[in-house]
Context: one part of a larger RNA
């Protein structure tokens, strides 16, 4: 010298972009962060019309069934020296829900359960009897393109434990259906579905993308004042269980394996992309922002599910808060905000779903503390201001002085001008249209001028930020400067106080009566919304 998620001391104008508990993985009041879907089902309540007063239909709402999402997005780094991760291979050991493509189905029946009624327990939290009840829920039958295992046989490929294709015969084991329109076919009631259409689904596959899952080479901090360490331990055979390989896990069996190329203990740490620094090679670091992992008050554990051993789910234990009619019972902020507390320290209980993206949905839509934005803080970087021009009686005034005069110093005043910024006033975006509503048109299905898909025009809504950036116009130099240092290293000097005192100091060292080193004052250098100290790192 450069640098920081910094912090302190003095001081502070304005904007932009970033950035903001690095310490207690301490406790947490409160509010919100995960739903959606009535085009799956059956009630129920409400509006509106019409009624033979029994009902029907339209429209809205929605507790329950079902469905899918809730394994993602957000948040932290205790914990891990490990196939965690980087990196480079490999699976002849595997799995993939929604998406694309592509076969081949979607027949026919069946019994319940919630909600709902009603009866009882209970302080509550909830929990129990009996009765009705649907359905994409659940359970059989049928059918089986293919699949899957079994025998049997054929080719063909590979380094290989073998791996593809094919043929032929058993056996296993599917499905759901809603919605909008139409009478061309088919039925028959001559306007309707049981037919026909079109969209979304539903099942069995086969490929694909994508996500994950296992394997292995190598690298990845520090001590030997740690030297041996290992009984599922390493290996074989067989069962078992896994999406799947394995001692993963057992039953025998053999005695193996790992270690000075540092096993094992111990300590310490999330890891990378990158970041700081340095000509480089190195060295130090992993905030903000991307990827991987780990973890969700501790420790366990499985359910469900395409996907978890699941932050805003369940069980159980442990510790802590809270409710309690003492029987019992509720809670987990290392989500966004914020409270206490530890700290030298680190922001609002803020608007909005208008844009991106994500969940559901046919869709309008609804939800999103992701995400956009606004607050707060010189915390950082970057920008811009705090006036320009002229002006010597070198005023006054302050400081020194050899008392002659020097310096502050064109500095100020004054006179001419400007107006960023700043006050007031008026306008006023862009993010927004390839989305979305409504209508035409052209095209696909379709018997069809009905109906939806798909391109496409036209056209109407829709913006939190914010009445905000930005523009324009008035005013008026108006509203804008400090910090630090002045012996040397180091750019900058005199003067008064002080007298080994008070103090200074990063190092030499200053200071005991003329201190340029202490304090003030003038000057003077440096940097300027900073500037100094102070602590890491190179």
């Nucleotide at each position: 010298g450069g640098a920081c998620g910094a912090a302190c001391g003095c001081u502070g104008g304005c904007g932009g972009c970033a950035u903001g508990c690095c310490u207690a993985a301490c406790a947490c009041a409160u509010g919100c962060a995960a739903g959606u879907c009535g085009a799956a089902c059956g009630g129920a309540g409400a509006u509106u019309a019409u009624u033979u007063c029994g009902g029907u239909a339209c429209u809205c709402u929605u507790a329950g069934u079902a469905g899918u999402g809730a394994a993602c997005g957000g948040g932290u780094g205790a914990g891990u020296a490990a196939c965690g991760c980087g990196u480079a291979g490999g699976c002849a050991a595997c799995c993939u829900g929604c998406c694309c493509u592509u076969u081949a189905g979607u027949u026919g029946g069946g019994g319940a359960c919630a909600a709902c009624a009603u009866c009882c327990c209970g302080a509550a939290a909830g929990g129990g009897g009996u009765g009705c009840u649907a359905a994409u829920a659940c359970c059989g039958a049928a059918u089986g393109u293919g699949a899957u295992c079994g025998c049997u046989u054929u080719c063909c490929c590979g380094c290989a434990u073998g791996a593809g294709a094919g043929a032929g015969c058993g056996a296993u084991g599917a499905a759901a259906g809603a919605u909008g329109g139409c009478c061309u076919c088919u039925a028959u009631u001559u306007a309707u579905a049981a037919g026909c259409u079109a969209u979304c689904g539903c099942u069995a596959a086969a490929g694909g993308a994508u996500g994950g899952g296992c394997c292995u080479g190598c690298g990845u901090c520090u001590g030997a004042u740690u030297a041996g360490c290992u009984a599922g331990u390493u290996g074989g055979u067989g069962g078992g269980g896994u999406a799947a390989c394995g001692g993963c896990u057992c039953a025998c069996c053999a005695a193996g394996g790992c270690g000075a190329u540092g096993a094992u203990c111990a300590g310490u740490a999330g890891c990378c992309g990158g970041u700081c620094u340095g000509a480089g090679a190195g060295g130090a670091u992993g905030a903000a922002c991307g990827g991987c992992c780990a973890u969700a008050u501790u420790g366990g554990g499985a359910c469900u599910g395409a996907g978890a051993c699941a932050c805003g789910g369940c069980c159980c234990a442990g510790a802590c808060u809270c409710c309690u009619a003492c029987g019992g019972g509720a809670g987990g902020c290392a989500g966004c905000a914020g409270u206490g507390g530890g700290g030298a320290a680190u922001c609002u209980u803020c608007c909005g779903c208008a844009a991106u993206g994500g969940g559901c949905g046919a869709a309008a839509g609804c939800c999103u503390g992701a995400c956009g934005g606004a607050g707060c803080a010189a915390u950082g970087c970057c920008g811009c201001g705090u006036g320009a021009g002229u002006g010597a009686u070198g005023a006054a005034g302050g400081a020194a002085u050899u008392c002659g005069u020097u310096c502050c110093g064109u500095a100020a005043a004054g006179c001419u001008c400007u107006u960023u910024u700043g006050u007031u006033u008026a306008u006023g975006a862009c993010g927004a249209a390839u989305g979305u509503g409504c209508a035409g048109a052209c095209u696909g299905u379709g018997a069809a001028u009905a109906a939806u898909g798909g391109u496409u025009u036209g056209u109407a809504a829709u913006g939190a930020c914010g009445g905000u950036a930005g523009u324009a116009a008035a005013c008026g130099a108006a509203u804008a400067a400090g910090c630090c240092a002045c012996g040397g290293c180091u750019a900058a000097c005199u003067a008064c106080g002080u007298g080994c005192c008070a103090g200074c100091a990063g190092c030499c060292g200053c200071g005991g009566u003329a201190a340029u080193a202490c304090g003030u004052a003038g000057g003077u250098g440096g940097c300027g919304a900073g500037c100094g100290u102070u602590g890491u790192c190179c």